[in-house]
RNA sequence: UCGCGCUAAGCGGGGAGGUUGCGGUGCCCUCUUUCUGAAAUCCGCAUUAGCAGAGCUGAAUUCCUUUGCCUCGGCAUCGGUUUGUGGGGCUGCUUGAGUAGCGCAGCGUUGAUAAGUGGGCCUCGUGCGACGCCAUUCUGUGAACCCCGCCAGGGCCGGAAGGCAGCAACGGUAAGCAAUCCUUGGCGUGCGCCGCGAGAAUCCUGCUUUGAGCCAGCGAGCUUAAUUCCGCCCGGAAGCCGGUUGUCAAAGCGAGGGUGCGCGA
Numbered sequence: 001u002c003g004c005g006c007u008a009a010g011c012g013g014g015g016a017g018g019u020u021g022c023g024g025u026g027c028c029c030u031c032u033u034u035c036u037g038a039a040a041u042c043c044g045c046a047u048u049a050g051c052a053g054a055g056c057u058g059a060a061u062u063c064c065u066u067u068g069c070c071u072c073g074g075c076a077u078c079g080g081u082u083u084g085u086g087g088g089g090c091u092g093c094u095u096g097a098g099u100a101g102c103g104c105a106g107c108g109u110u111g112a113u114a115a116g117u118g119g120g121c122c123u124c125g126u127g128c129g130a131c132g133c134c135a136u137u138c139u140g141u142g143a144a145c146c147c148c149g150c151c152a153g154g155g156c157c158g159g160a161a162g163g164c165a166g167c168a169a170c171g172g173u174a175a176g177c178a179a180u181c182c183u184u185g186g187c188g189u190g191c192g193c194c195g196c197g198a199g200a201a202u203c204c205u206g207c208u209u210u211g212a213g214c215c216a217g218c219g220a221g222c223u224u225a226a227u228u229c230c231g232c233c234c235g236g237a238a239g240c241c242g243g244u245u246g247u248c249a250a251a252g253c254g255a256g257g258g259u260g261c262g263c264g265a
Stems, first nucleotide, its partner, number of pairs: 001265006009057003012030004020046005034054004063258007071250001073248004078242006085235004090231001092230001094226006102219003106214002114209007122199006128192002130189006139178003147172003155164003
């Protein structure tokens, strides 16, 4: 160096999840690279980390390792975006209050504003009236007797003349009763286009003086207050997109290095 036969080794890889950790069944990505049995309220193992069995390739383009290119994936990060959410009155938005009087509107030389004066409204006091009540005046009625006058009859006294007391009736009157027009007096009233006086914040009105503003309705400005409805700030969750960065890997294509045993020529 060649031939033959063996063995090690290999016959996909990865992610999440699960686990004290490792691998598997299951899910997902990539790829096409043996088979059978059991296996998620699980199966087997222990850093040398699947178990049991069968088959194929087999010491090199195929095994191990270093490294390059390209592609892909996971995780984290960065940026953007969507959805919904926690906190902050933050004085944006919205709303309220106040202030000044920029703009608009309104009033104003047929007189704004200010001042004086008179009056009205309003309040109080007082007078008058009205009303209500009471009393009084007038009228009527009204006493069997304990009111008056006059007293028939009858009674009493008297010889007579006459006198006395006196019931009824009649006429009046007291207490009382009735009716209200009037007279007079008293009391009262949230009655009065009445009188007098006093008061006084606003409103109205007349006169006089002054002579151009007044108002704060709407908008803008300023100050302040309130709320999370919108906006803003801070924070965090889920999803999607991009590929900024890092890391862990893998398929494929390359480069290099390493690695058995036996027999024969």

This is a predicted structure of a 265-nucleotide RNA (Bacterial large signal recognition particle RNA) from Abditibacterium sp. The gene name in the source record is ffs. The prediction has a mean pLDDT of 76. The model forms 94% of the base pairs in the Rfam consensus.